[in-house]
Context: one part of a larger RNA
RNA sequence: UCCGGCGAGUUAUGAUAUGCAGCAAGGUUAAGUACUUAAGGUACGGAGCCGCAGCGAGAGCGAGUCUGAAUAGGGCGUAAAGUUGUAUGUCAUAGACCCGAAACCGAGUGACCUAGCCAUGUCCAGGCUGAAGUGGAGGUAAAACUCCAUGGAGGGCCGAACCGACCUCCGUUGAAAAGGCGGCGGAUGAGGUGUGGCUAGCGGAGAAAUUCCAAUCGAACUCGGAUAUAGCUGGUUCUCUCCGAAAUAGCUUUAGGGCUAGCGUUGCAACAGAUUACCGGAGGUAAAGCACUGAAUAGGCUAGGGGGCGAGAGCUUACUGAACCUUAUCAAACUAAGAAUGCCGGAUAAUUGAUUUGCAGCAGUCAGACAGUGUGAGAUAAGUUUCAUUGUCAAAAGGGAAACAGCCCAGACCCACAGCUAAGGUCCCAAAGUACAUUUGAGUGGAAAAGGAUGUGGGGUUGCAUAGACAACCGGGAUGUUGGCUUAGAAGCAGCCAUACAUUAAAAGAGUGCGUAAUAGCUCACCGGUCGAGUGACCCUGCGCCGAAAAUUCAACGGGGCUAAAAUGUACACCGAAGCUUGGGAUUGCAGUUACUGAACAAAGCAGAUUGAUGAAAAGGUUGAAUCUGGCCGAAGGCAAAAUUCAACUAAAAAGCUAAAAGUCAGUAAGCUUUGUUCAGUAACUGCAGUGGUAGGAGAGCGUCGAAUACGGGGUGAAGUCAGAGCGGAAGCGCUGGUGGACUGUAUUCGAGUGAGAAUGCCGGA
Numbered sequence: 001u002c003c004g005g006c007g008a009g010u011u012a013u014g015a016u017a018u019g020c021a022g023c024a025a026g027g028u029u030a031a032g033u034a035c036u037u038a039a040g041g042u043a044c045g046g047a048g049c050c051g052c053a054g055c056g057a058g059a060g061c062g063a064g065u066c067u068g069a070a071u072a073g074g075g076c077g078u079a080a081a082g083u084u085g086u087a088u089g090u091c092a093u094a095g096a097c098c099c100g101a102a103a104c105c106g107a108g109u110g111a112c113c114u115a116g117c118c119a120u121g122u123c124c125a126g127g128c129u130g131a132a133g134u135g136g137a138g139g140u141a142a143a144a145c146u147c148c149a150u151g152g153a154g155g156g157c158c159g160a161a162c163c164g165a166c167c168u169c170c171g172u173u174g175a176a177a178a179g180g181c182g183g184c185g186g187a188u189g190a191g192g193u194g195u196g197g198c199u200a201g202c203g204g205a206g207a208a209a210u211u212c213c214a215a216u217c218g219a220a221c222u223c224g225g226a227u228a229u230a231g232c233u234g235g236u237u238c239u240c241u242c243c244g245a246a247a248u249a250g251c252u253u254u255a256g257g258g259c260u261a262g263c264g265u266u267g268c269a270a271c272a273g274a275u276u277a278c279c280g281g282a283g284g285u286a287a288a289g290c291a292c293u294g295a296a297u298a299g300g301c302u303a304g305g306g307g308g309c310g311a312g313a314g315c316u317u318a319c320u321g322a323a324c325c326u327u328a329u330c331a332a333a334c335u336a337a338g339a340a341u342g343c344c345g346g347a348u349a350a351u352u353g354a355u356u357u358g359c360a361g362c363a364g365u366c367a368g369a370c371a372g373u374g375u376g377a378g379a380u381a382a383g384u385u386u387c388a389u390u391g392u393c394a395a396a397a398g399g400g401a402a403a404c405a406g407c408c409c410a411g412a413c414c415c416a417c418a419g420c421u422a423a424g425g426u427c428c429c430a431a432a433g434u435a436c437a438u439u440u441g442a443g444u445g446g447a448a449a450a451g452g453a454u455g456u457g458g459g460g461u462u463g464c465a466u467a468g469a470c471a472a473c474c475g476g477g478a479u480g481u482u483g484g485c486u487u488a489g490a491a492g493c494a495g496c497c498a499u500a501c502a503u504u505a506a507a508a509g510a511g512u513g514c515g516u517a518a519u520a521g522c523u524c525a526c527c528g529g530u531c532g533a534g535u536g537a538c539c540c541u542g543c544g545c546c547g548a549a550a551a552u553u554c555a556a557c558g559g560g561g562c563u564a565a566a567a568u569g570u571a572c573a574c575c576g577a578a579g580c581u582u583g584g585g586a587u588u589g590c591a592g593u594u595a596c597u598g599a600a601c602a603a604a605g606c607a608g609a610u611u612g613a614u615g616a617a618a619a620g621g622u623u624g625a626a627u628c629u630g631g632c633c634g635a636a637g638g639c640a641a642a643a644u645u646c647a648a649c650u651a652a653a654a655a656g657c658u659a660a661a662a663g664u665c666a667g668u669a670a671g672c673u674u675u676g677u678u679c680a681g682u683a684a685c686u687g688c689a690g691u692g693g694u695a696g697g698a699g700a701g702c703g704u705c706g707a708a709u710a711c712g713g714g715g716u717g718a719a720g721u722c723a724g725a726g727c728g729g730a731a732g733c734g735c736u737g738g739u740g741g742a743c744u745g746u747a748u749u750c751g752a753g754u755g756a757g758a759a760u761g762c763c764g765g766a
Stems, first nucleotide, its partner, number of pairs: 001766006011094013026050003032044005054061002064076004097235002100232001104225006115199009124189001126158003129154001133150006162186003166183002169180002201217001203213003210219001238701006248261005262365002264362007273352005278346004288335002293331003298326003304320002306317004368393007376385002398409003413585004418581003424575003427560003433572007445562001451546002455543010472530005478503003483497003509524001513522002586691021611666004620650008629641001631639003702755001704752010720739005726733002
């Protein structure tokens, strides 16, 4: 990892709602007792509970009562059937859908590991050093002292055993849950070690590290409380049908939890609701404005302040400057004035067609995401964040955007080798296109700004121009004068000043540049000529150009490729989706028709208890009539037979009888039948409208195991199992054959240890 098996909303007691059943102003028994049967009942039991009356704190009163002085007002009541059982939904209490802590407490077990201590033993090769003391010699007055021996001290030295553990390497699913090789430290000591004993978890021990207390230690282990608790994570098992959310508000030691409301669903009841038009409202946003509050511009005028003068009075001011006036402005926390939308209410009309409201049962939701629009925060940053509003996603598949939850189009019941369209497209990949007019030359298209540019198209304004423009070429471009000043110099051309300077002229600046130390020189403006038709400036606008640098080739059309297959516009086609249509089918809701069933009502008929009256005949047989049932023939209908009822006729026998019975007659209740109407349910058919879906609500089913009842199957082969192209809307169900070798099915009802793919699930296997 796979396969198989096991694996999670249960039970009890209450509450509540709904369905069904019983009884009903009542309903019901509990414990218990008795009886009975084979462990299930039946009867008794009315104690109690709920309901039938409420109000008040209560006394109490009572369809009222409380408050109150009140007969007022107000509050709560008075008009509506309950109760018991059972099933289902939900809630509460219990482990309460399942698995999962770290922990807490109690009682015990541990010092055979390890820490310390106690008692008693034991161990430490070999070598080195050579303390005190002692002896001798020297030495001294005696000592001290010195030397030579002796001696054998030391948490002394080197180094095995032994104990330790500083370093590298190896090992790291190891040979080993701490080791191995090689080095390393201590090795007569605070040494190592054996045996026995002591200290225990709210504790012990600790040369002290949160270290050790049996591979477990910031509080051991075992069992118990115990299924601790878990607002947390994970998991929670068959099918189909109908509807279908939320990610918001308020409160919360609350913020990833909850409660109530909002939004969903189911039932019941009511009869509303929505949109548009129209009418009536409230408003202070956008835009705008400056009357207010502030900000803010330029002037004018001006109080005050500052400066100056003055002994002072005061005067003055190229300083400043409130208020006021004029001018042009700004504002989320400014508004004199003020929309569009939106909101509230409403008669009527149109559209829609249950979308509305209330009550009751059951929820889920309280992390939202992006996009458009209007704001705030931020940097007018963010795939940012906070609101409002709409949409989509969430919970939505399909087509388009190359790919792409949130964009565009469009909402998938199923089938079709049918049709039409949407967005978007129509050269090839790849379904489908042509025509006309114009633009672009940049692969612009197929990323980007400020800014730059005789790119090019369209429109406009305005100069000059056959009295010859623009460009080019030829010629002129002078004089006073080197203007004045400045300067070493300044002569058109360093700088300053003046400038319509003046003269000659066709024209020529006291000079547009280059240049010189200054001159010189070149040139321009300006003029003439040659040439011969347009040529300048500016504005608006379409499409282009540059600006343009990124990290693994092209990589900013999806690719090929395109000069249209790019762009703009026009016209007509076509393609294109699960959209719409067509044909067929399934299902839900509503409506209608038909049939059946049930209930109520009405009419007709049948039959007829109790009761009253009467009280001798009755069964049978024959004939006739009516009803009805099945059969035969048939187009309507007819034929024959049985049964029942009634009427007429009729023979014999039996039973009962001390005042009764059977019988007969009368009429009634409950009852039965038929017909009709209404309502409800079911089924079939027809029509119309629907049928995406997470959380979630509601409904209908399939299957497993067991029980009861009925009917079965099975050695001529049950269950199980394997294979196969069957049936059903699904869960599923059959049939045939093989295998297997003894049990098992169908229908109805009941009861559950009732459905697995997920839980780092559990067990087994591969």
Molecule: large-subunit ribosomal RNA, domain II
Organism: metagenome